Predicted 3D model of a 414-nucleotide RNA (Bacterial RNase P class A). It matches the Rfam family "Bacterial RNase P class A". It is annotated as a ribozyme. Of the family's consensus pairs, 95% are formed in the model.
[in-house]
RNA sequence: GAAGGCAGUCGGAUAGCUGCGUUGCGGAAAGUAAAAUCCGUUAAUGAGGAAAGUCCGGGCUUCACGGAAACAAGGUACCAGAUAACGUCUGGCUGGAGAAAUCCACGGGAAAGUGCCGCAGAAAAUUACCGCCGAGAUUUGAAUUUCGGUAAGGUUGAAAAGGCGAGGCAAGAGCUCACCGCGCGGGCAGUAAUGUUCGCGGCAAGGUAAACCCUACCUGAUGUAAGACCAAAUUAGGAGGCUUAAUUCUUGAUUAAGUAUAAGGAUUGUUUCCGGUCCUCUCCAGAGGUGGGUCGCACCAGUCAAGCGGUGACGCUUGGCGCAGAUGAAUAGCUAUCGCACAACUCUUUGUAUCUGCUUGCCGGAUAUAAAGCAAAUAGUGUACAGAACUCGGCUUAUAGAUUGCCUUCAAAA
Numbered sequence: 001g002a003a004g005g006c007a008g009u010c011g012g013a014u015a016g017c018u019g020c021g022u023u024g025c026g027g028a029a030a031g032u033a034a035a036a037u038c039c040g041u042u043a044a045u046g047a048g049g050a051a052a053g054u055c056c057g058g059g060c061u062u063c064a065c066g067g068a069a070a071c072a073a074g075g076u077a078c079c080a081g082a083u084a085a086c087g088u089c090u091g092g093c094u095g096g097a098g099a100a101a102u103c104c105a106c107g108g109g110a111a112a113g114u115g116c117c118g119c120a121g122a123a124a125a126u127u128a129c130c131g132c133c134g135a136g137a138u139u140u141g142a143a144u145u146u147c148g149g150u151a152a153g154g155u156u157g158a159a160a161a162g163g164c165g166a167g168g169c170a171a172g173a174g175c176u177c178a179c180c181g182c183g184c185g186g187g188c189a190g191u192a193a194u195g196u197u198c199g200c201g202g203c204a205a206g207g208u209a210a211a212c213c214c215u216a217c218c219u220g221a222u223g224u225a226a227g228a229c230c231a232a233a234u235u236a237g238g239a240g241g242c243u244u245a246a247u248u249c250u251u252g253a254u255u256a257a258g259u260a261u262a263a264g265g266a267u268u269g270u271u272u273c274c275g276g277u278c279c280u281c282u283c284c285a286g287a288g289g290u291g292g293g294u295c296g297c298a299c300c301a302g303u304c305a306a307g308c309g310g311u312g313a314c315g316c317u318u319g320g321c322g323c324a325g326a327u328g329a330a331u332a333g334c335u336a337u338c339g340c341a342c343a344a345c346u347c348u349u350u351g352u353a354u355c356u357g358c359u360u361g362c363c364g365g366a367u368a369u370a371a372a373g374c375a376a377a378u379a380g381u382g383u384a385c386a387g388a389a390c391u392c393g394g395c396u397u398a399u400a401g402a403u404u405g406c407c408u409u410c411a412a413a414a
Base pairs, nucleotide, nucleotide: 001410002409003408004407005406006405007404008403009402010401012338013337014336015335016334017333018332020046021045022044023043024041025040026039027038028037048385052396053395055394056393057392058391059390060223062221063220065275066274067273068272069271070270071269073219074218075217076216077215078092079091080090081089082088093107094105095104096103097102108214109213113212114211115208116207117206129154130153131150132149133148134147135146136145137144138143162180163179165177166176167175181203182201183200184199185198186197187196188195189194227295228294229293230292237284238283239282240281241259242258243257244256245255246254247253248252263280264279265278266277267276300322302321303320304319305318306317307316308315309314339383340382341381342380347373348372349371350370351369352368353367354366355365356364357363358361
């Protein structure tokens, strides 16, 4: 100097004029119902790293549903930690990519079962097309063919069903042997995942579970238009059934009162058991309010610094800071000067063509065109992604550019 990797910060600034929201202070007005309004103030303050997506997890709110068991639906899935919690994060292990720094993970189970492995190829779980070997037949010979053995070599494919080497065999084959792989069992290290080493065994079990599935663990609903309070406003019933009583000579009718303490129904995935709570004779139908106001509403698992502990995520202690709270929805407009970026126009250099000047030269000037360069000067263009609405911890996505630190590799110089 170049290329790459990991982590972080900023993401326009300043001044003037005019204009907004909230809080505090002061005043006016209004009111005594909840409350609201206006003015002033060099008092303070006013969008984000993602405010986006609504993908996870909480806090808070409200809800009579709660306990036990089974099933369903959904989610997670190596080990150990952090955290309020998580599917997040940290540190490891294993596997993969990379030269490396680093990055990725669909990381339990294929010996419970089912399914799938297209095309190609003879064949995709037990297979024989070519081939190799042996015994025969036909035949002058080449060659053709029958039977048996074979799966080492070749074709196809992602993969041919353990691999490589040697021996052995008629030719071959874990047929035998050594090494690797696999299975089983020990030792050592480690909290563990796992690693390493020793022994036994020729060894039936390919791949795929982000295919169905099995195993282990976890899971109530709701969403600030949640909810709480205040102001204002507001009512009458009808029909039928059953029981009792009274009136009535009886039936019937009328009037009045009652309707459950048994039984049944409902109850936040379904069913059963236990417990709790609420409702209940049946049917019809009606009234007020839902365009007022306050709270919730911003002190939070907050943020900054130092010290201590820890490999780290993070935790503890001490000290400092207080940084939106709107409700049709506030933080804006104009001017000027800078910053940063860009390069078509401005500019510089060179080439070509045309015109032209004179001192006639590869000289100078103008115009056009092409190429290159720079951001130095002048002129110019632009300023990323994008706006809170209960709130917090993450994940994912979008993002012009500027800048810092550490690490890896290459080249050159000293």